Small-subunit ribosomal RNA, central domain from a metagenome, 350 nucleotides, folded computationally. It matches the Rfam family "Bacterial small subunit ribosomal RNA".

[in-house]
Context: one part of a larger RNA
RNA sequence: CUGGGCGUAAAGCGCGCGUAGGCGGCUGGUCAAGUCGGAUGUGAAAGCCCCGGGCUCAACCCGGGAACUGCAUUCGAUACUGUCCGGCUCGAGUCCGAGAGAGGGGGGUAGAAUUCCAGGUGUAGCGGUGAAAUGCGUAGAUAUCUGGAGGAAUACCGGUGGCGAAGGCGGCCCCCUGGCUCGAGACUGACGCUGAGGUGCGAAAGCGUGGGGAGCAAACAGGAUUAGAUACCCUGGUAGUCCACGCUGUAAACGAUGUCGACUAGCCGUUGGGUCCAUUUAAGGGCUUAGUGGCGCAGCUAACGCGAUAAGUCGACCGCCUGGGGAGUACGGCCGCAAGGUUAAAACUC
Numbered sequence: 001c002u003g004g005g006c007g008u009a010a011a012g013c014g015c016g017c018g019u020a021g022g023c024g025g026c027u028g029g030u031c032a033a034g035u036c037g038g039a040u041g042u043g044a045a046a047g048c049c050c051c052g053g054g055c056u057c058a059a060c061c062c063g064g065g066a067a068c069u070g071c072a073u074u075c076g077a078u079a080c081u082g083u084c085c086g087g088c089u090c091g092a093g094u095c096c097g098a099g100a101g102a103g104g105g106g107g108g109u110a111g112a113a114u115u116c117c118a119g120g121u122g123u124a125g126c127g128g129u130g131a132a133a134u135g136c137g138u139a140g141a142u143a144u145c146u147g148g149a150g151g152a153a154u155a156c157c158g159g160u161g162g163c164g165a166a167g168g169c170g171g172c173c174c175c176c177u178g179g180c181u182c183g184a185g186a187c188u189g190a191c192g193c194u195g196a197g198g199u200g201c202g203a204a205a206g207c208g209u210g211g212g213g214a215g216c217a218a219a220c221a222g223g224a225u226u227a228g229a230u231a232c233c234c235u236g237g238u239a240g241u242c243c244a245c246g247c248u249g250u251a252a253a254c255g256a257u258g259u260c261g262a263c264u265a266g267c268c269g270u271u272g273g274g275u276c277c278a279u280u281u282a283a284g285g286g287c288u289u290a291g292u293g294g295c296g297c298a299g300c301u302a303a304c305g306c307g308a309u310a311a312g313u314c315g316a317c318c319g320c321c322u323g324g325g326g327a328g329u330a331c332g333g334c335c336g337c338a339a340g341g342u343u344a345a346a347a348c349u350c
Stems, first nucleotide, its partner, number of pairs: 003322004007304002012318001014201004021194003025088005031082001033081002035077008049065006091191001092188004096183004103177007110154001115149007125136002162169002206247006215241002220236004258317006266295012299306002323350003332343004
């Protein structure tokens, strides 16, 4: 090197874009590099293998053959791969017309609620719990009404609904902007797939600078509970949560299931589109297409389960695993302001 694997046993990179590389549709021709065949040369001898012979046998030795799977030169073959030239349209893409959407960025705006402030009414409690207490309140609280301030989040609609590559995205309006689906044609003509490195995006927490701060709330304080209670419960409460810019780069970043393509029974729901039928509006039925769910045949699976959204049957390419602990650690490198991240062992031990 070769093997077997990766939903849950060890194992799919968090996700995209993309360099090298690997792989690549139908068809005609060209060359003959890969591939296949012939010839020639070479592939020392000994040894191994086969046949025969010599020591009484054997070991050992001698002779012959085969082999030396290779390399080079040369002559051929042309199906496949490859090179170059040409054609094609089903892969891929462009144009046109429709359509759905919490996709992204920026700006504005609305109502409910909490808190706070001012004022009115009003009086002795409020709050909280298993029960309490801390706490708040006669300096007038809680409750209630009016006005105001400010921050954050958008009830109902709302949905095994939608959108996005993933992280993720939810009031309404405007501006900018990405992707997707459907329909009928026209166009380009393999322009494709994957992707080591690389590069970008990347929840929460955290970090830097400046702002903001209603509610919530690590830390912290107090009250309870308890044998204790550095907790669970209660009263408070600071970072933080929010905004701008920069950094961090992790996660049960999960479908614990890489991406792309092809093929393989059905049934039921739902979202977006097209089309046909029926219709008095509403509603409805069939077909089709792109999603998203439930069940299920074959098949697969250790089982659980998966089952056209495959974990079935295959192909292409990448990543990863190889007993448990030590350890995702040490050392070194790279990255980071730090926290730390990433790459990643060994001794020893079972």